[in-house]
Overview
A computed fold for a 476-nucleotide part of an RNA from an uncultured bacterium, annotated as small-subunit ribosomal RNA, 3' major domain.
Context: one part of a larger RNA
């Protein structure tokens, strides 16, 4: 000097409290344990593992398992020889793969050269073990406010002062004291995004005023107002008043302002910690295994099903269901795409086809919301689970194991025990929207966008977690 105490003292955080929603109970969906298999391929496993690696397992992916094959091997180079490359037919076979015909005969005088195949070797390979040998990148205390140093004083010394105290603050923020005086890695500010205004510049975007036209439509001349867009500036600083205070700064339904005291909201994560995670992204140390622990194929398998958990979806109805009918976004993709309109079909969805590499065409219909009408409290016109039938689409190909349409069926569930989670404002609920991945898709996930739009905070005694001082201690 830590560490810890069912020690004190001060302080913070959705930690409790004060509310609004869930989960736990039901039916699917994922993931996980576990059993089971030929295999159910590895990992992650209190918080910090379970819709997590994986932002697409039908083949390929793919690491597993059966079979079947190859041994300088799947990929590059170097390569003696062979042949122009290359194309087609065929036969064994699951398929790798092997075997047969036939066309076809390069460039250049040559010497060689492109290309192909290709023995011998020379570098191969390996999702094989160890993350407790490691880089690296990451989780998590914790966006908590802390960790330090250089001189300088103290101390035999480990150490200690500084970083302690009184205020203050989100903060070792700032201020005052003060054997300390300074300085660094955090904090804050520099950085994007959002909320006002000015200003410039107006296509593809707007459309006030003038004209043209139409059934209607910025459709067209035109026009920069005005909305957007995109550059630049300006603005917010406790600057201004009051109060309190030696400052710092608190506090005002105060004043001006669009905004007011860190305006919201993002990147940003000190010195460490948990030998935390990851040899399976990459990388690398050492270990193994080399006619196989390495390639190649074809089928299966990761989808299995007595149970158990974990995180969703849909619901258990009237604040709702169902039918017509209306209306308002934002952000985003689009050429192997995005597909308007037409016609066909109850639909999926196909025929054909316009614009459109897009502020110009398209996806595209936003939903809840509003308006009528129905329904009357039932396991129902709630609820959709499962199954039969029939199709439609990608894809060689939808048996194991894909997604949507119709069309029949119509489970369970009538608000869920102990016990648990999230949330503090454009928040929680709730409602659709788009994207990566991605031939398709198992998406109810995952990351955005916007619509509508709450309650409640008395307060810190208690639970959890943390800050900082002091205190005890047989611990280090």
């Nucleotide at each position: 000097u830590g560490a810890c105490g069912g020690g004190g003292g001060u302080c913070c955080g959705c930690a409790c409290a004060a509310g609004c929603g869930g989960u736990g109970g039901a039916g699917c969906a994922u993931g996980u344990g576990g059993u089971u298999u030929a295999a159910u391929u590895c990992g992650a496993u209190g918080a910090u593992a379970c819709g997590c690696g994986a932002g697409g397992a039908a083949c390929c992916u793919u690491a597993c398992c059966u079979a079947g094959g190859c041994u300088a091997g799947a990929a590059u180079g170097u390569g003696a020889g062979c042949g122009a490359a290359u194309g087609a037919u065929u036969c064994a076979g699951a398929g790798a793969u092997g075997g047969a015909u036939c066309a076809g005969u390069c460039a250049g005088c040559a010497a060689u050269g492109a290309c192909g195949c290709g023995a011998a070797a020379c570098a191969a390979g390996g999702u094989g073990c160890u993350g407790c040998a490691u880089g690296g990148c990451c989780g998590u205390c914790g966006u908590c406010a802390g960790u330090u140093c250089g001189u300088g004083c103290c101390g035999u010394g480990a150490g200690g002062u500084g970083u302690u105290g009184g205020g203050u603050u989100a903060a070792g923020u700032c201020c005052c004291g003060c054997a300390a005086c300074g300085a660094a890695c955090g904090c804050a500010a520099c950085c994007c995004c959002u909320a006002u205004a000015a200003u410039c510049u107006g296509u593809u975007g707007c459309c006030a005023g003038c004209a043209u036209g139409u059934c209607a439509u910025g459709a067209u001349g035109g026009g920069g107002a005005c909305u957007c867009a995109g550059g630049u500036u300006a603005g917010a600083c406790u600057g201004c008043c009051u109060a309190c205070g030696c400052a710092a700064g608190u506090a005002g339904a105060g004043a001006g302002g669009a905004a007011g005291g860190a305006g919201g909201g993002g990147a940003c994560g000190a010195c460490g910690u948990c030998a935390g995670g990851u040899c399976a992204u990459c990388a690398u140390g050492g270990c193994c295994c080399u006619u196989a622990c390495g390639c190649c194929u074809a089928g299966g398998g990761c989808g299995a099903c007595a149970c158990a958990c974990g995180u969703g979806c849909u619901a258990c109805a009237a604040u709702g269901g169902u039918a017509g009918g209306u209306a308002c976004a934002g952000a985003g993709u689009g050429c192997a795409g995005c597909g308007a309109g037409c016609u066909a079909g109850c639909a999926a969805u196909a025929g054909u086809a316009a614009g459109c590499g897009a502020a110009u065409c398209a996806c595209a219909a936003a939903a809840a919301g509003c308006c009528u009408a129905u329904c009357a409290c039932a396991g129902u016109u709630c609820g959709g689970a499962u199954u039969g039938g029939g199709g439609u689409c990608u894809g060689c190909a939808a048996c194991u194991c894909g997604a949507c349409c119709c069309u029949a069926u119509g489970a369970a569930g009538c608000u869920g025990g102990a016990a648990u989670c999230g949330c503090u404002a454009g928040u929680a609920a709730u409602c659709g929207c788009a994207u990566a991945u991605c031939a398709g898709c198992c998406a109810u996930g995952a990351u955005g966008c916007g619509g509508u739009g709450a309650a409640u905070a008395c307060g810190u005694u208690c639970c959890c977690g943390g800050a900082c001082c002091u205190u005890g201690u047989a611990c280090a």